[in-house]
Molecule: SAM riboswitch aptamer (S box leader)
Organism: Planctomycetota bacterium
RNA sequence: AACUCAUCCAGACCAGCCGAGGGACGGGCCCGACGACGCUGGGGCAACCACGCCACGAUCGACCAAGAUCGCCGAGCGCAGGUGCCAACUCCCGCGGCUAGCCCUUCGUGCUCGUGUGAGCAAGGAGGCCGAAAGAUGAGUC
Numbered sequence: 001a002a003c004u005c006a007u008c009c010a011g012a013c014c015a016g017c018c019g020a021g022g023g024a025c026g027g028g029c030c031c032g033a034c035g036a037c038g039c040u041g042g043g044g045c046a047a048c049c050a051c052g053c054c055a056c057g058a059u060c061g062a063c064c065a066a067g068a069u070c071g072c073c074g075a076g077c078g079c080a081g082g083u084g085c086c087a088a089c090u091c092c093c094g095c096g097g098c099u100a101g102c103c104c105u106u107c108g109u110g111c112u113c114g115u116g117u118g119a120g121c122a123a124g125g126a127g128g129c130c131g132a133a134a135g136a137u138g139a140g141u142c
Base pairs, nucleotide, nucleotide: 002141003140004139005138006137007136008135013042014041015040016039017038021031022030023029025094026093027092028091043086044085045084048082049081051078052077053076054074056071057070058069059068060067090134095131096130097129098128099127105126106125107124109122110121111120112119113118
């Protein structure tokens, strides 16, 4: 690098150095000389893995019990060892589906009815919801 699984609307900033872009790309929208991004030091957040306890299950314990070992085990507790993270939901969108069987967001366009400042229909845009893809992190496999 590849593959598999889980998670991704929560949370967590100071100092020093540097000096102009940064948020991958496109469109938006933001951050940035009141110094961003990056690097270093410290601090913190969280709890994926590990570890400990408890619960559950299986096996051993000839039987019961104590106990021991193991686990495709848990909406549990603790800890903080290995990672990770500390602007904005992965900052938002990008691809697809739905948006209705009386009604149930909004915008314009076209057609019909109608002549009141409306109704209906059609195909769209925006918005909303869901999913995919891509990405990130962890754990595992090769």